[in-house]
Molecule: Glycine riboswitch aptamer
Organism: Anaerolineales bacterium
RNA sequence: UAGCCGAAUGCCGGGGAGAGACCCAAAGUAAUUUCUUCAUCAGGGCACCGAAGGGGCAAACUCCGAGCGAAGACGAGGAGUGAAACUCUCAGGUAAAAAGGACCCUGCAUUCGUAUA
Numbered sequence: 001u002a003g004c005c006g007a008a009u010g011c012c013g014g015g016g017a018g019a020g021a022c023c024c025a026a027a028g029u030a031a032u033u034u035c036u037u038c039a040u041c042a043g044g045g046c047a048c049c050g051a052a053g054g055g056g057c058a059a060a061c062u063c064c065g066a067g068c069g070a071a072g073a074c075g076a077g078g079a080g081u082g083a084a085a086c087u088c089u090c091a092g093g094u095a096a097a098a099a100g101g102a103c104c105c106u107g108c109a110u111u112c113g114u115a116u117a
Base pairs, nucleotide, nucleotide: 001117002116005113006112007111008110009109010108011107013105014104015103020046022045023044024043026037027036028035047094048093049092053090054088055087056086060081061080062079063078064077067074
């Protein structure tokens, strides 16, 4: 330097779940209801969902360690590291569409690793 294989990240394309079309506007009116105009945003309340992100931990490993023992070994207990689609629901979301979306597939790029020439 070249191509092969693998990993991570990013990008194009394709697929991609769940859960209330819940309740409360504002103005007119003396005024609740009603009616008229008007908004369907933001915010608040209760209920719910897990698949952006974030938090939590099991085995295992490491360290400390009362005790026991001649020593080694064993060792109650404690601390640290510690994954997920599990769990929490902070964040996010809850008609359709759109957007978002863990993850999966194809291709490309970058970096790293492996072996060959």